[in-house]
Context: one part of a larger RNA
RNA sequence: UUGGGUGUAAAGGGCAUGUAGGUGGUUUUGUAAGUCAAAGGUGAAAUGGCCCGGCUCAACCAGGUCAUUGCCUUUGAAACUGCAGAGCUUGAGUACGGAAGAGGAAAGCGGAAUUCCCAGUGUAGCGGUGAAAUGCGUAGAUAUUGGGAGGAACACCGGUGGCGAAGGCGGCUUUCUGGUCCGAAACUGACACUGAGAUGCGAAAGCCAGGGGAGCAAACGGGAUUAGAUACCCCGGUAGUCCUGGCCGUAAACGAUGAGAACUAGGUGUUAGAGGUAUCCACUCCUCUAGUGCCGCAGCUAACGCAUUAAGUUCUCCACCUGGGGACUACGACCGCAAGGUUGAAACUC
Repeated sequence: UUGGGUGUAAAGGGCAUGUAGGUGGUUUUGUAAGUCAAAGGUGAAAUGGCCCGGCUCAACCAGGUCAUUGCCUUUGAAACUGCAGAGCUUGAGUACGGAAGAGGAAAGCGGAAUUCCCAGUGUAGCGGUGAAAUGCGUAGAUAUUGGGAGGAACACCGGUGGCGAAGGCGGCUUUCUGGUCCGAAACUGACACUGAGAUGCGAAAGCCAGGGGAGCAAACGGGAUUAGAUACCCCGGUAGUCCUGGCCGUAAACGAUGAGAACUAGGUGUUAGAGGUAUCCACUCCUCUAGUGCCGCAGCUAACGCAUUAAGUUCUCCACCUGGGGACUACGACCGCAAGGUUGAAACUC
């Protein structure tokens, strides 16, 4: 390379938007680039296959024929692909009528709790642990009552419930704003899918500047434990955690399962709709669509398991893998304030 693969053995990019490119519904007309057919030319000789002959055989040598899978020219075919024209509505989208939602941004508000401050009551302990001690407390703590300050997070509802592309999103109200689903079928008429580069988003930690700082808490100090204890346990405690603006760009960024489309037994929950049955109404029951769970057939799988939310049967496009270590490394390049990130070898060794 071909091939075979990517849930767990190596391997799906963290996620999206989208450029080039690749691929692309249905009817019809034309064209003839691809495609197919025929003829002609060419495809040197030697070599090679087959037949036959010459050296006593063979190697070797000679003759004939085939192959030389290719290219070019001409003529023809028109199913399929392409190209050009004209249409269609099922894919896709727009408008319309409904629906749900912790989707996003900003502003405002609320109660519980912790801590601190002030005041009252009150007196000797409190706290902590396996047991203790460090610690706090007669300068009046802990407990309890009233008042105040401030920051952060939102109990119950809460649910294999919902929303979002992923990261993620949870008190309440208002404003602005994105997407989705269902119904119906008015409009456009293939406008679609994927997507190398590119661009944007991207938990936590970390970085820069300015604020903020209740609780928690790396580092650090102390008390224990222990042979030791740079830990686990306890008492403290600074960055940080929070806000605004800017960087970083990584995670077991996981469903360890790329995106889209079609097909292939069922059963049972649940969420959002629609239709029907029934009824005074609300239920109930049946059917359909979209999501989200469990169980399970065929099939697949090394097994575990997956199984209409596929890891089944197929198609299109992208990404990635090719023994372990060396090596999420070195060098170079690009990015970054830095930390570092992205790309990414070899020698050697088993």